A computed fold for a 122-nucleotide RNA, annotated as FMN riboswitch aptamer (RFN element). Its mean pLDDT, the model's own confidence on a scale to 100, is 80. It matches the Rfam family "FMN riboswitch aptamer (RFN element)". About the family: The RFN element is a highly conserved domain that is found frequently in the 5'-untranslated regions of prokaryotic mRNAs that encode for flavin mononucleotide (FMN) biosynthesis and transport proteins. It was read from a public genome assembly, where an Rfam model found it.
């Protein structure tokens, strides 16, 4: 000096026009949306969260652990990119409902993390 470690404050976005029908924002047609942390800048690659399942602890809340966890090529450029550009596609948890990424709910939650302030010991 920096860690550990405490405290504060950030920390998810989208259905618009129509059609069909007693009901549809859930179904067709055009649309819109894309957490964090890496890296040539990323909804699609690597992870990791969050939701979901199962098992243990546990007075309650909750914690741990494992399981799940979707989805992209081709050409260009460069020293270097599944990330930039051009094209064409692809995905989106439960529960409720006329079949939902987008509407209600859990959830003004929580969580990966970003910031900033304070700080041991050895």
């Nucleotide at each position: 000096a920096a860690u550990a470690u405490u405290c504060u404050u950030u920390g998810g976005g989208g259905c618009g026009a129509g059609g069909u029908g007693u009901g549809a924002u859930u179904c067709c047609u055009c649309a819109c949306c894309g957490g964090c942390a890496g890296u040539a800048a990323a909804g699609u690659c690597u992870g990791c969260g969050a939701a979901g399942g199962g098992a243990g602890c546990g007075a309650u809340c909750g914690c741990u652990c494992c399981c799940c966890c979707g989805a992209g090529u081709u050409g260009g450029u460069g020293a270097a990119a599944u990330u930039c550009c051009a094209a064409c596609a692809c995905c989106g948890a439960c529960g409720g409902u006329a079949u939902a990424g987008u509407c209600c709910g859990g959830a003004u939650g929580a969580a990966a993390a970003a910031a900033g302030a304070a700080g041991a010991g050895a």